This is a predicted structure of a 1521-nucleotide RNA (small-subunit ribosomal RNA) from a metagenome. Model confidence (mean pLDDT): 83 of 100.
[in-house]
RNA sequence: AGGGUUUGAUCCUGGCUCAGAACGAACGCUGGCGGCGUGGAUGAGGCAUGCAAGUCGAACGAGAACGCACCCUUCGGGGUGCUAGUACAGUGGCGGAAGGGUGAGUAAUAGAUGGACAAUCUACCCUGGAGUUGGGGAUAACCGCGAGAAAUCGCGGCUAAUACCGAAUGUGGAUUUGGAGUCGCAUGGCUCCGAGUCUAAAGGUGGGGAUCUUUCGGGACCUGCCGUUCCAGGAGGAGUUCAUCUCCUAUUAGCUUGUUGGUGAGGUAACGGCUCACCAAGGCGAUGAUGGGUACCCGGGCUGAGAGGCUGGUCGGGCACACUGGGACUGAGACACUGCCCAGACUCCUACGGGAGGCUGCAGUCGAGAAUCUUCCGCAAUGGGCGAAAGCCUGACGGAGCGACGCCGCGUGGACGAAGUAGGCCUUCGGGUCGUAAAGUCCUUUUAAGGGGUAUGAAAGUCAGGUCGGGUAAUACCCGGUCUGUUUGACGUCAACCCAAGAAAAAGCCACGGCUAAACUCGUGCCAGCAGCCGCGGUAAGACGAGUGUGGCAAGCGUUGUUCGGAAUCACUGGGCAUAAAGAGCUCGUAGGCGGUGAUAUAAGUGGAUUGUGAAGUCCCCCGGCCCAACCGGGGAAUUGCGGUCCAAACUGUAUCGCUAGGGAGCAGGAGGGGUGAGUGGAAUUCAGGGUGUAGCGGUAAAAUGCGUAGAUAUCCUGGAGAACGUCGGUGGCGAAGGCGACUCACUGGCCUGUAUCCGACGCUGAGGAGCGAAAGCUAGGGGAGCAAACGGGAUUAGAUACCCCGGUAGUCCUAGCCGUAAACGAUGGGCACUGCGUAGAGGGGAUCCGAUAUCUUCUCUGCGGAAGCUAAUGCGUUAAGUGCCCCGCCUGGGGAGUACGGUCGCAAGACUAAAACUCAAAGGAAUUGACGGGGGCUCACACAAGCGGUGGAGGAUGCGGUUUAAUUCGACACACGCGAAGAACCUUACCGAGGCUUGAAAUGCAGGGAUAACCCGACCGAAAGGUUGGGGAUUGCCUUCGGGUGUAACCUGUACAGGUGCUGCAUGGCUGUCGUCAGCUCGUGUCGUGAGAUGUUUGGUUAAGUCCAUUAACGAACGAAACCCUUAUUGCUAGUUGCCAGCGCGUUAUGGCGGGGACUCUAGCGAGACUGCCCCGGUUAACGGGGAGGAAGGUGGGGAUGACGUCAAGUCCUCAUGGCCCUUACGCCUCGGGCUACACGCGUCCUACAAUGGUCGGUACAAAGAGCUGCAAUAUCGCGAGAUGGAGCAAAUCUCAAAAGCCGGUCUUAGUUCGGAUUGCAGGCUGCAACUCGCCUGCAUGAAGGUGGAAUCGCUAGUAAUCGCGGGUCAGCUAUACCGCGGUGAAUAUGUUCCUGAGCCUUGUACACACCGCCCGUCAAGCCAACCGAGUUGAGCCUACCCGAAAUCACGGACCCAACCCUGCGAUUCGUCAAUGGGAGGGAUGCGCUGAAGGUGGGCUUGAUAAGGGGGACUAAGUC
Repeated sequence: AGGGUUUGAUCCUGGCUCAGAACGAACGCUGGCGGCGUGGAUGAGGCAUGCAAGUCGAACGAGAACGCACCCUUCGGGGUGCUAGUACAGUGGCGGAAGGGUGAGUAAUAGAUGGACAAUCUACCCUGGAGUUGGGGAUAACCGCGAGAAAUCGCGGCUAAUACCGAAUGUGGAUUUGGAGUCGCAUGGCUCCGAGUCUAAAGGUGGGGAUCUUUCGGGACCUGCCGUUCCAGGAGGAGUUCAUCUCCUAUUAGCUUGUUGGUGAGGUAACGGCUCACCAAGGCGAUGAUGGGUACCCGGGCUGAGAGGCUGGUCGGGCACACUGGGACUGAGACACUGCCCAGACUCCUACGGGAGGCUGCAGUCGAGAAUCUUCCGCAAUGGGCGAAAGCCUGACGGAGCGACGCCGCGUGGACGAAGUAGGCCUUCGGGUCGUAAAGUCCUUUUAAGGGGUAUGAAAGUCAGGUCGGGUAAUACCCGGUCUGUUUGACGUCAACCCAAGAAAAAGCCACGGCUAAACUCGUGCCAGCAGCCGCGGUAAGACGAGUGUGGCAAGCGUUGUUCGGAAUCACUGGGCAUAAAGAGCUCGUAGGCGGUGAUAUAAGUGGAUUGUGAAGUCCCCCGGCCCAACCGGGGAAUUGCGGUCCAAACUGUAUCGCUAGGGAGCAGGAGGGGUGAGUGGAAUUCAGGGUGUAGCGGUAAAAUGCGUAGAUAUCCUGGAGAACGUCGGUGGCGAAGGCGACUCACUGGCCUGUAUCCGACGCUGAGGAGCGAAAGCUAGGGGAGCAAACGGGAUUAGAUACCCCGGUAGUCCUAGCCGUAAACGAUGGGCACUGCGUAGAGGGGAUCCGAUAUCUUCUCUGCGGAAGCUAAUGCGUUAAGUGCCCCGCCUGGGGAGUACGGUCGCAAGACUAAAACUCAAAGGAAUUGACGGGGGCUCACACAAGCGGUGGAGGAUGCGGUUUAAUUCGACACACGCGAAGAACCUUACCGAGGCUUGAAAUGCAGGGAUAACCCGACCGAAAGGUUGGGGAUUGCCUUCGGGUGUAACCUGUACAGGUGCUGCAUGGCUGUCGUCAGCUCGUGUCGUGAGAUGUUUGGUUAAGUCCAUUAACGAACGAAACCCUUAUUGCUAGUUGCCAGCGCGUUAUGGCGGGGACUCUAGCGAGACUGCCCCGGUUAACGGGGAGGAAGGUGGGGAUGACGUCAAGUCCUCAUGGCCCUUACGCCUCGGGCUACACGCGUCCUACAAUGGUCGGUACAAAGAGCUGCAAUAUCGCGAGAUGGAGCAAAUCUCAAAAGCCGGUCUUAGUUCGGAUUGCAGGCUGCAACUCGCCUGCAUGAAGGUGGAAUCGCUAGUAAUCGCGGGUCAGCUAUACCGCGGUGAAUAUGUUCCUGAGCCUUGUACACACCGCCCGUCAAGCCAACCGAGUUGAGCCUACCCGAAAUCACGGACCCAACCCUGCGAUUCGUCAAUGGGAGGGAUGCGCUGAAGGUGGGCUUGAUAAGGGGGACUAAGUC
């Protein structure tokens, strides 16, 4: 830091996806050790059990027992002492408001940051000051009685206090009030001096013995300590308040009645509508109130380059909550987690009358869940509560346990050890690899396991002793310091260290197609499966599964989930809007944003300096402690923020005074389909009336419907009506846009030019808002000629709800009012400024003495071409899509969808606003190359046309399909089908049936046998193959002792292997077909383009041709075309047999028969010849074309061979070769027989015909090219003939096979025939082992269809078509009418390129690229999914009105109850006083009132679940139209 994925390829846009880091995680596989962390994220669901808050006897009263000892005893027991002033319990004090848990609620009553309190409180603690006098009455405990199942309670009696209550004193304080000083940001604060009123307290404990007293214990008193009261201050804590910040939603736009403020009162520690009475009518809100949803907040954490984004578990700060809801009490502090009261739900106990409870403390349990631990040890340390202290309590805490949940560290051994064992895997069979890996040898022992001794965490405190100091009368006591001694460890069988033994006990997981490091074999066969994206799998899968190997990480590794990143993919940093998503249809204008120029002031923004704060921890840096690290400690930095103070004054803001360049006004001119209203006009159309006139008109590609003898159309005259305004008219004008077109008038908006008189920034944009806004449509009333949705009819068509024709209603027009949308487009918002040119048009002005249609110049508007620049490209380019500034609108993948729901608007149609579920990996823009087009241009071809002859109809032949069959072997299907097959009776033969063989019919190697088993002659079974069997039986190399041994060919046995026309032509080679003998197909260098690519190869000519020429950012070149090759047409030379025969000669009835010849023909070698070479014309002085001459041949002379890059997964595994797979007593091999020859049918290719240009009979003539010894075969003879007999000649210019049409003559006379020959019968011939299935030929007889062939279709342009025969290959024979060749006779037509088919080049469009046999739309049918509507049904939350109204505070009330204080004073008296009774003060219960939770009733809003049915949407290899 980027990569993959849209395309045939490219660039861009754009989404999806991957690589990274992280986690309180979970799941799968695996698992050695340790350290440090961390662990209920879900049901704030329910909880058994134990523990988590007590303590103080130095505040107080009371006060056991068990047990032990002693004594007594009637042996039952009793007493005393100790236990012990102990335990339990009680009064009282302090603490239970801390610590610990959780995150339900809460969007502000909270939190963070910074301020304020002149509006406040504060137990314990610290400092200072002043006190602590003197009395009183009760009450728990306890005792007795009683109620109750229990919880618990009632009554009576006794008693204490640091409990409670009066009184005294008042340093002070509070309050009322008078005065003075001083300060402040308002209210006001602070200080001082007076007066009145009110207002405290508690004791406990240690020591002393000078003085007093004594019941002789002590007390007063003195002196310490702890407490207590009042006041002031502090520290820490708490309360209140202000500012800023703190999620989503406008498909929530209005909210609010204690609401906002005031006055007064109440209340509070304190301000305040906090509460109440009265008064006023305010307060909040687009800078988002109110409502809804979600959520504890922060320091921080994760990520990121940063800015940001996400997050708030552990640790720390704050808040909230404690079963749910409400309430207060106590207290310094609570509306109180382990307190109280009430209501509710739930659980438990119950004797049914009543009661009890609250783990969101630590453990633990159930439930739900993917998921989260021990009912552990200890107060040794740290901290907390109480206490004077010892100490007690402490699930805070310190530790241990469990979990790889995370981070960090260590180990699972080290060295040597083979050209490399075994084994696995692969293999091209040679080998490679696992691999120095193992084994083996030497060594080490971390960790684990065993053993041993032994640190730190412990210091304080207490106690004992000593010593110093302070207080004091004091050497006592107390306090403080110091010294010595003693004592305290849960962890802990600890860490660390040492010892012995032994490599001993310790490696997995994932991946290996690309992204992405790492590949082979086997299995599977669109199956099973994989997959993060692209995508793999249909018989050779590097993608599935396994094995081997390799890569990565490692006690872990993968997967899943989530967050950030990559993503500049919400863009502040840092994006866009002509065509990719995106400029509102246009204008005006509110808020807002932004704003020309000079000066002065200010200091809000801004900049600088300093200061306070920004807790600790975290992060970063340095240093240090655990062996290191993780972890921990110390210091620093940082904390980008907020507040205070000071300074600066450029810029922005604010205030003031100016300016004129922006803007506006004025004046003078100007153009215009700008708008509105009124009026007028002509042409056309149609209608009406009249005239003329007669049979049609009209309409179309052609028709018909329609109109017309009741007189149309046509034509003339007259009249009416409505709508639209020809020519001018123009990338001309005007308008903001929509839009505006005859003429005149009236009213009216804007614009331009000139001038520079005035104003003096008055400006730009513009969320909401308002207005305008084509056509269609709607409402009401008019109007209605033409046109014309709908509709009717006629055509067209497979259909034709269309296009064409005849009609025709809304509408189109007017008035008034709605609608508010368009491809409302320049697909380009508005404004200002700047930045080369050229050219055309429109409206003004100026210059040149004047004028001008000329020239130059200037302002405004409308176009075109283009520089720079921009752009993905196309393109834009002073009318910007360039360069900048300001403001607004809009976009964020495709589909779903501009849809649903909700809301607003509308009469309706509908408009505006506007989602989600689900689904896809694309959708898209521009450009490129192809392909395609019932696009265009140019050109070609028997492509059409012009001709000739066919096919398609008949019969037959042959091939194919189909069907049949035991088999009808297989392949070829548009370029197959007389094709592979140049020849299926057996063979061939691959198919079928039957019978046989198994190292095999043929090949190679090895091992063994090997001298008879080879070979020869038989016999039997058998259809043969084959099987069984008898007899005979030779030969070889070497050695030899001649007995033999050994080796070996054949052969036999065995083993490797053979064999396969079995599969895959979609694994292949080779060969072939096709487009196509079409003219194309490419490359190098250069140039252009971001690129794919382009250029060259285009263009103008020309050609059969990318053939050549010219031009040209191209210049050259390769493969093709052409040429070179063969053949044919002319000729020369050479040669002259087997060919030839002119001349000479011989001979014959005749014949090159013979001598001979080398002239001719011919043969076959070598040459020549043709090149637009020559002439004329055209053409660019070109290429080339037209004509001509000469020539046998003329413009590639005719024909052939020759086939570019490529296309069709074209054909062939059955020619051959070959990978893989398959068969191996058979899918191999042999044999016999059958089949390939079947036959309702369909198709292709041919033959023969249908006849007289013919048939038939007789006569008669002329080829070329071939073939021939298993051959061709003459003459001759026989046979009607096929043929037979026989065999001259010939391995061939020698011999043989061998012409027909033609020509001459006769006959037939238009007939299913003297045409035609199918079919069938009989008789023969030939080949062959064999003609039944299944051959050919001959003779005789038979004599079918067929009378020139529908739609359609084929070949051919000259020695061609047509027609006639001949030959050859294959071959025993033949199905050949086929195929390949040969010659004979021998035409017609081409005006031409409109059309059909195919092809080439250029161009154009494209949503195609498997390329039009493409792509693709909608309905229907099927399955599945989500969402919407829906009669309804059923929850949740909230609001509102009313009812009921618990506890409780407050108010009232208090006839009932009450010890302390006051008055009274029966009475008593020690004369000090005590005190009955009554009354008062004060307090209280029942009661009552307001408020008030839960509950009830009615109504409403929001939101969820569910539903018959309904409408659309998404998706789904092979359904339908």
The sequence is in RNAcentral, with records from SILVA.